A computed fold for a 1494-nucleotide RNA from a sediment metagenome, annotated as small-subunit ribosomal RNA.

RNA sequence: AGAGUUUGAUCCUAGCUCAGGAUGAACGCUAGCGGCGUGCCUGAGAUAUGCAAGUCGAACGUCGCUCCGACGCAAGUUGGAGUGUAGUGGCGGACGGCUGAGUAACACGUAGGAAUCUACCCCCGGGUAGAGAAUAACUCACCGAAAGGUGGGGUAAUACUCUAUAAUCCCCGACGUCACGUCGGGGCAAAGAGCUUAACUGCUCGCCAAGGGAUGAACCUGCGGCCUAUCACGGUAGUUGGUGAGGUAACGGCCCACCAAGCCUAUGACGGGUAGCUGGCCUGAGAGGGUGGUCAGCCAGAAGGGCACUGAGACACGGGCCCUACUCCUACGGGAGGCAGCAAUCAGGAAUAGUCGGCAAUGGGCGAAAGCCUGACCGCGCGACGCCGUGUGCGGGAUGAAGCUCUAAUCGAGUGUAAACCGCUGUGGUAGAGGAAGAAGCUCCGACUUAGUCGGAGUUGACGGUACUCUACUAGAAAGGGGCCGCUAACUGCGUGCCAGAAGCGUCGGUAAGACGUGGGCCCCAAGCGUUAUCCGGUGUCACUGGGCGUAAAAGGUCGUGUAGGCGUCCCGACAAGUUUUCGUUUAAAUAUCAAGGCUUAACCUUGAGAAAGGCGAAAAAACUCUCGGGAUAGAAUUUCCUUUAGGGAAACUGGAACUGAAAGAGGAGCAGUGAAAUGCGUUGAUACUUUCAGGAACACCGGUGGCGAAGGCGAGUUUCUGGAAGGAAAUUGACGCUGAGACACGAAAGCUAGGGGAGCGAAGCAGAUUAGAGACCUGCGUAGUCCUAGCCCUAAACCAUGCUUGCUAGCUGCAUUUUUUGAUUUAUCAAGAGGUGUGGCGUAGGUAACCCGUUAAGCAAGCCGCCUGGGGAGUACGGCCGCAAGGCUGAAACUCAAAGGAAUUGGCGGGGAGGCACACAACCAGUGGAACAUGUGGUUCAAUUCGAAACAAACCGAAAAACCUCACCAAGGUUUGACAUCCAAGCGUUCUAUUUCCUGGAAACAGGAGAAAUCCGCAAGGAGGCUUGGACAGGUGCUGCAUGGCUGUCGUCAGCUCGUUCCGUGAGGAGUACCCUUAAGUGGGACAACGAGCGCAACCCCCAUCCUGUGUUAUAUUUGUCACAGGAGACUGCCCUGACAUUAGUCGGGGAGGAAGGAGGGGCAGACGUCAAGUCAGCAUGGCCCUUAUACCUUGGGCUACACACAUGUUACAAUGGACAGGCACAAUGGGUCUUGCUAGCCGGUAACGGUACGCGAAUCUCAUAAAACUGUCCUCAGUGGGGAUUGAGGUCUGCAACUUGACCUCAUGAACGCGGAAUUGGUAGUAAUCGCGGAUCAGCUAUGCCGCGGUGAAUACGUUCUUGCCUCUUGCACACACCGCCCGUCAAGCCAACAAAGUUGGGGAAAUUUGAACCUCGAUUUUUCGGGGGAGGAUUUCUUUAGCGAUGGGGGUUAAGUCGUAACAAGGUAUCCGUUCUGGAAGGAGCGGAUG
Repeated sequence: AGAGUUUGAUCCUAGCUCAGGAUGAACGCUAGCGGCGUGCCUGAGAUAUGCAAGUCGAACGUCGCUCCGACGCAAGUUGGAGUGUAGUGGCGGACGGCUGAGUAACACGUAGGAAUCUACCCCCGGGUAGAGAAUAACUCACCGAAAGGUGGGGUAAUACUCUAUAAUCCCCGACGUCACGUCGGGGCAAAGAGCUUAACUGCUCGCCAAGGGAUGAACCUGCGGCCUAUCACGGUAGUUGGUGAGGUAACGGCCCACCAAGCCUAUGACGGGUAGCUGGCCUGAGAGGGUGGUCAGCCAGAAGGGCACUGAGACACGGGCCCUACUCCUACGGGAGGCAGCAAUCAGGAAUAGUCGGCAAUGGGCGAAAGCCUGACCGCGCGACGCCGUGUGCGGGAUGAAGCUCUAAUCGAGUGUAAACCGCUGUGGUAGAGGAAGAAGCUCCGACUUAGUCGGAGUUGACGGUACUCUACUAGAAAGGGGCCGCUAACUGCGUGCCAGAAGCGUCGGUAAGACGUGGGCCCCAAGCGUUAUCCGGUGUCACUGGGCGUAAAAGGUCGUGUAGGCGUCCCGACAAGUUUUCGUUUAAAUAUCAAGGCUUAACCUUGAGAAAGGCGAAAAAACUCUCGGGAUAGAAUUUCCUUUAGGGAAACUGGAACUGAAAGAGGAGCAGUGAAAUGCGUUGAUACUUUCAGGAACACCGGUGGCGAAGGCGAGUUUCUGGAAGGAAAUUGACGCUGAGACACGAAAGCUAGGGGAGCGAAGCAGAUUAGAGACCUGCGUAGUCCUAGCCCUAAACCAUGCUUGCUAGCUGCAUUUUUUGAUUUAUCAAGAGGUGUGGCGUAGGUAACCCGUUAAGCAAGCCGCCUGGGGAGUACGGCCGCAAGGCUGAAACUCAAAGGAAUUGGCGGGGAGGCACACAACCAGUGGAACAUGUGGUUCAAUUCGAAACAAACCGAAAAACCUCACCAAGGUUUGACAUCCAAGCGUUCUAUUUCCUGGAAACAGGAGAAAUCCGCAAGGAGGCUUGGACAGGUGCUGCAUGGCUGUCGUCAGCUCGUUCCGUGAGGAGUACCCUUAAGUGGGACAACGAGCGCAACCCCCAUCCUGUGUUAUAUUUGUCACAGGAGACUGCCCUGACAUUAGUCGGGGAGGAAGGAGGGGCAGACGUCAAGUCAGCAUGGCCCUUAUACCUUGGGCUACACACAUGUUACAAUGGACAGGCACAAUGGGUCUUGCUAGCCGGUAACGGUACGCGAAUCUCAUAAAACUGUCCUCAGUGGGGAUUGAGGUCUGCAACUUGACCUCAUGAACGCGGAAUUGGUAGUAAUCGCGGAUCAGCUAUGCCGCGGUGAAUACGUUCUUGCCUCUUGCACACACCGCCCGUCAAGCCAACAAAGUUGGGGAAAUUUGAACCUCGAUUUUUCGGGGGAGGAUUUCUUUAGCGAUGGGGGUUAAGUCGUAACAAGGUAUCCGUUCUGGAAGGAGCGGAUG
């Protein structure tokens, strides 16, 4: 310090998420030691048990025990000392300890203040005299279960009372230099104890009244720190103030009586929610944000609530009284209790420890002291809860062991010097020995200037025989957790197969998962590691530092008037509030920083230093801001004059055109309407024409990015009333200004109320069309409405999607209006120049994410206001305000998603545009679609009808040949190392070959049996080879073409696709390759921020057409060549004329010459970057998976040839441009052919297919092989005919083991449909279509009418590019990018979720009224007792309010791979879309009115 995630990619905006740090933590796995810290965050829930506040005999009296005395014979009496129980009395239980419920408050923090008190402590001076009455204890009696209580007797005090005395103390009065002082009057005190002395006395500790201090406490005030306005015409009656009385330590409505009506509030009162506050702690660069556990300061609380007493101090955690809830004891009458003290228990919870030791230290209470008490505290224990330290070894050691994992496979790599093994050390562990500091005090003795100090001796340690030190032994007890797709360091195998699962975000998983699970390896941290939760950071994502608002969220409709507020021109003077500086004071300590020191180090602890920042006070400065005073005129305003201006507003009046209606005339069949129609009007006379009358609404031309207005808006003319603006001149005022929360006013259209009006138009409605439907678009009618008056409504894409004001920052060019100067002829007017104001266009700097803005800013600055903070839910719900209603304004949350969005880019697409091309259309010719048949496909059937191909680009396709084979399918039978390859082991056999014969069964394969045979290579050694068994393995047309290679189809022979350098752009990208002309062409040229280049195009190559040269198997009788082969020439807009475009260059067209051929001469080959997960695992190859007595292999038979039907491609036809016949007659080319079977002449036989015989030829030699159409002639004569030949019968021929399923051909007989074909659709632009025959591959034969070739005859037409299809380029729109076969909206149906409303119901809080009312307080009465009144916690009843839970049902919302209906939006989205409003409809939606352009 950043990163991931919206997109095909980019930039921006914006949210979500991650990496860091922290914690009183919890959970999972794991765990050697020590030190220092820390440990109920939840139920302020309930608590068994023990302890946590006592002490003083030097205040007092009794009682018990022990000891020592005295008297006494003894019993006993008496005195003293020590100690103990209970009691009176004193001091302390108001500290310490715990908790954070309440509290938004003078509670806290900080800084001040005045009207106060203060036990113990310190200082000062003074006093401490006398007297008395009780009472607990104790004893006796009684009540009670107990707790406890009552009565009689009786006792002491530092307990209590009285008297005396007294002031600087208190009260009253007077005077005064009223803070106070002086004087006079009155009033208020006390307690003793111990030690000492022979005694007087002395000392110490106490006691009393004053004064002062210190400490502590109470009170008041300024400022500061949470959320909420969906809590605001609001809150408050002791409320605000006054007077008087009361009360307090003290001021005060603190309380009471009376009087007045105040007080707080937009600078947020009041209400609601939440919360102890702070020093600090965490985080952060800082500013900030979060937090308040441990430690420290303050506050508050002690089961819930109230109350007082005592006291210096409490309304009192371990005191009291009362009520309530709960628990316990009980003899049922009544009592006891309060762990939010330390431990501990139960409960709650994700979760938080021992019923430990000691007062040794520090501190506290009491005491003169010793001392006693102290769960404060000091220690130990438990918990990896945190921080810090340390260890789990160190050095050698490669046969790189074994194992495990991986591996194109036994090669090797990793684990890995790791282990084993050798040597060393001892932090630690175990054992042993020694062994602290923490101790100051206290007691005794001695000395001295005995107040005290010094010296000596003794004694006091919970921790603890602990830390620590030494010795011996021992590598021995001591490593895990998370992760490995990106962010983010770290990769492979197997399993799984959108399953199981993972996940912080993006996402991963559908058969090759680096993302799941597991193994190996690796990475990070380490006695810990991860996860979860929370906070800060990153996040400039609430922006003070430090953001924005044209289009991303966001400028209010106008901000027109204007309040509060904020901000404000120049000069002088004053002041010093802000500001700055200095000084003082405060800001507790701890913490933090720095330095030093102590624990072996560190954490930790100690000491010292320094500093912010804040508050208060004082002094100083005077630039700026405020304030005050004075002045000025540049801002602003006003007055007068001149010039000028307009659809500015209101009212009244007037006008013409058009329209509709009415009347009349004339006229005679249609009119109207549409894409086309129909509904409608019209012979009862329409439309069209003429005249007259009536009515309402709107104002053509002018008219214009022209004018005016704050905006909405304003358009015929005239008059009246009225508001404003601009320019110029002169004067006046003197900052009067700018903005503006609330407020007021205005505010299109639609809509509402009432009354008018109503021509045209026209929601709704009624019809007609269109349509699958048409609640629409189109048409005919038509009601509200549109118009006027009065009143509401208050919203718009109310838009320049741009708040108002002021200043500054290049220009160019229009328009409107105006001032002024000059000129033209003075005017009218015109021209030129210099200015204002307004309104437009382009554009510099600059800005911007870009688009774009650019003196009319979206630039540079300043002031003020409004608004925004991811999308949806939602401008919705609830509440409030407004409205007659419709509705408007204000305005959430739950839940859900990881995006939503802006601008621009490249594509693709458009029922967008422009240009161009193609047999794409058009023109022409011949067809297909109808018939019969052939072939293929679908479907159906079947035991099987094997498989693949599926729009173009599957369908005479794979298949250039299914009777068996092929063959993959079916039935049946059979084999299992196999039909085929390689290797190993064992065995067998004629000493060892390949092989082969016969018999039986069988359809064959095969099974069983019986035989025969005597190999090859090598000089040799030797090798190869057979069979059987077993094992490795073979085999698979089994799956995956979505794992692949290769090959192919298609767009498309379309003209495109890119690169280097450079330039432009933040970037994706662009330019180059756009533009103009041209071309078949990104072909060429020009121009240009481009210059070049590559793959494509073209050309090179092949065939044909002409010529030349060479050669010559064959042909020919020979020369020879219209023959064959080989090589070459030739054509290039090269030449001339001319036209069009054009500046040129050049391009194209027309004609001509020459030439065999003329503008690419004709044809072929050749297929750019890429697209379709296109096709093919069944041609081949191949990864992975699957089968292995079977999915392998063999055999026989069947099937692939089925047949109601549908489709595709063809053949033959329907006839006369024809058919039949004729040994009439003519002319080709390409090809094929046998040593093992080929092509076969000729001749013979047969009607023929063909058979027999046989010449020639491995072929320019022989043969297939007569080409046919054409031509000539005869017959047929328009008919199902002599057209057409299907189908069927009979008889044959050939091939082949074999023609039944299922071959072809021949002969005779039979003679079907069919008379030119619906919608639709195909091919073809010239040697083409059409037509005619010939050959070949495959092949035994053939289903070939198919395919591939060959030649013969040989047309018609093209105006042209509007339309159809496809393609190319440019441009435009896009919400598409899987790219229109796209995206996407709403209802309905189903599941789930949260919130809202809802009859009601349940709980909590609060308020009020009525009633009751304990302790306690108070007033009055009373001699006491007691009684009465008032207040009072709590209880009861009722009402209101607020909040939360549940809730039948209802309406919408969200969400959910494959539900229904439509097609609303995105392209002109097929009716442009959207906004407001009204009506309407299953639904998206539609229509009317006004508006916007997005």
Rfam family: Bacterial small subunit ribosomal RNA. The sequence is in RNAcentral, with records from SILVA. The prediction has a mean pLDDT of 81.